[in-house]
RNA sequence: UAGAGUAUUUGGCAAAAUCAUUGAAAAGUGGUGACGCAAAAUCUCCGGUCUAACGAGUUUAAAAACUCUAUGAUAGCGGGAUUGCUUAG
Numbered sequence: 001u002a003g004a005g006u007a008u009u010u011g012g013c014a015a016a017a018u019c020a021u022u023g024a025a026a027a028g029u030g031g032u033g034a035c036g037c038a039a040a041a042u043c044u045c046c047g048g049u050c051u052a053a054c055g056a057g058u059u060u061a062a063a064a065a066c067u068c069u070a071u072g073a074u075a076g077c078g079g080g081a082u083u084g085c086u087u088a089g
Stems, first nucleotide, its partner, number of pairs: 012037002017032006035076001041082003045079003048074003055068004
């Protein structure tokens, strides 16, 4: 340069497990690692779920144990709010 084929790129996040660490726990944070995710980006406003330290109660000789309860956690359980990327239509 020519021909053929074909639309959807660059990339992003990071489950379980594990090591370290924080926490009463649920769980979080960092490393390794990828199950998956077109918002698996951010935010607890609504609901759900998880934990039960403090507190309350039951019980006990006492302790332990049990029950209730978020102010704790989960945004990768949904809804909602906000923002970002791609795009032929």
This is a predicted structure of an 89-nucleotide RNA (c-di-GMP-I riboswitch aptamer) from a Methylococcaceae bacterium. The coordinates come from a structure-prediction model, not an experiment, and the mean pLDDT is 83. NCBI's taxonomy places the organism under Bacteria, Pseudomonadota, Gammaproteobacteria, Methylococcales, Methylococcaceae.